The prediction has a mean pLDDT of 75. Two RNAs folded together computationally: RNase P RNA and transfer RNA, 390 nucleotides in total. It holds a member of the Rfam family "Bacterial RNase P class A". The family's RNA type in Rfam is ribozyme.
RNA sequence: AUAGCAGGCCGGUCUAUCGCGCCGAAAGGUGAGGAAAGUCCGGGCAGCACAGAGCACCGCAGCGGUUAACGGCCGUCAGGCAGAAAUGUUUGGUCACUGCUACAGAGACGAGAUCGCGUUUCUUGCCCGAAAGGGAAAGGGAUAAGCGAGGUGAAACGAGCAAACUGCGGGCUGCAAUUCCAUGUAAACCGGCGUCUGAGCGUUGCUCGCGCGAGUCGGAGGGUAGGAAGCGAGAGAGAGGCAUGGUAACAUGUUCUCCGAGAUUAAUGAUAGACGCCCGAAAGGGUACAGAACCCGGCUUACAGGCCUGCGCUCCUU
RNA sequence: GGUGCCAUCGUAUAACGGUUAGUACUCAAGAUUUUCAUUCUUGCAAUAGGGGUUCGAUUCCCCUUGGCACUA
Numbered sequence: 001a002u003a004g005c006a007g008g009c010c011g012g013u014c015u016a017u018c019g020c021g022c023c024g025a026a027a028g029g030u031g032a033g034g035a036a037a038g039u040c041c042g043g044g045c046a047g048c049a050c051a052g053a054g055c056a057c058c059g060c061a062g063c064g065g066u067u068a069a070c071g072g073c074c075g076u077c078a079g080g081c082a083g084a085a086a087u088g089u090u091u092g093g094u095c096a097c098u099g100c101u102a103c104a105g106a107g108a109c110g111a112g113a114u115c116g117c118g119u120u121u122c123u124u125g126c127c128c129g130a131a132a133g134g135g136a137a138a139g140g141g142a143u144a145a146g147c148g149a150g151g152u153g154a155a156a157c158g159a160g161c162a163a164a165c166u167g168c169g170g171g172c173u174g175c176a177a178u179u180c181c182a183u184g185u186a187a188a189c190c191g192g193c194g195u196c197u198g199a200g201c202g203u204u205g206c207u208c209g210c211g212c213g214a215g216u217c218g219g220a221g222g223g224u225a226g227g228a229a230g231c232g233a234g235a236g237a238g239a240g241g242c243a244u245g246g247u248a249a250c251a252u253g254u255u256c257u258c259c260g261a262g263a264u265u266a267a268u269g270a271u272a273g274a275c276g277c278c279c280g281a282a283a284g285g286g287u288a289c290a291g292a293a294c295c296c297g298g299c300u301u302a303c304a305g306g307c308c309u310g311c312g313c314u315c316c317u318u
Numbered sequence: 319g320g321u322g323c324c325a326u327c328g329u330a331u332a333a334c335g336g337u338u339a340g341u342a343c344u345c346a347a348g349a350u351u352u353u354c355a356u357u358c359u360u361g362c363a364a365u366a367g368g369g370g371u372u373c374g375a376u377u378c379c380c381c382u383u384g385g386c387a388c389u390a
């Protein structure tokens, strides 16, 4: 220097005018992201439930660690694949019980039906002979005991996999949760079951058990559909802070600064100018993916362009 | 916002993880007919896209795309 591999970071800036949401008496202040996305995992939070037992069900799976928790992250072991290497990617509890392994193949978890091979016996056939009978051991069939595994297939007695087994974890629902205020209506009508011989409801899916229990379930119909809380000071953010422990993820302690959207059909924008970056000889053009909806930790997916660090190979120069 | 489900020839639908993904209608060609229709024969045509597990994937798992339903 060329072309690679891995990790981390940024995600335009400034000015003017007009406009929108929230806070504020006003002046004024403040107003999207690294993914706000997909909703794939985990947690906070909220409601319901919680004497308990059993059977199911779901998730995870080398080993060790980390965390509020995880299927995440960190370290590490073994095998496969890609690469010249740096490195990337993928798989990984067990087979005693229960079950599955198509087609092919003798046989697919039962060991060997059938087939093939030679041997014994019988019979048929063959040869000689007029016949009785004799001969030979080359064919066909039957019988008995025995031997064998070429070929098949992903896998051949060795196994692999699972709704089987083992270990660990899991109560259900999901902010349209839930609570309060206000407005309005039909305590009426029809049907089922039931009022202790107890319907129904709750308890995870079922069974038991437990609790509540005089109403409850369904139909059709009438009415309302407004507001507030939850709702942002937190597993907070930054100084790529500092010290100690740890290979690392991370943990403990400590200093300073900051608080920076909380809307509800939903604001966070538009126009003009200048600069930056890219393409182009110039004129000119382009500047990505994408928009909070209770919050947080991850994963995955999308992304114009740019910056930094480390590693391996090749070539050149000293 | 939250939750659940689905995607197979042009259309409607089948398919325990196992033969060449089946069937009906449609479409194309041929036969029958004076001609058309009916009927008969033959044919074309699909697993939404990508990756993984497995000997083997429409089926099991993950991501993406599109669609549907429920929920005050």
Base pairs, nucleotide, nucleotide: 001314004311005310006309007308008307009306010305012275013274014273015272016271017270018269020031021030022029023028033289037300038299040298041297042296043295044294045174046173047172048171052208053207054206055205057170058169059168060167061166062076063075064074065073066072077092078091079090080089081088082087093165094164098162099161100160101159109158116147117146119144121142122141123140124139126135127134128133178229179228180227181226189219190218191217192216193215200212201211202210203209236258237257238256239255241254242253243252244251245250276287277286278285279284319389320388321387322386323385324384325383328343329342330341331340336373345361346360347359348358349357366382367381368380369379370378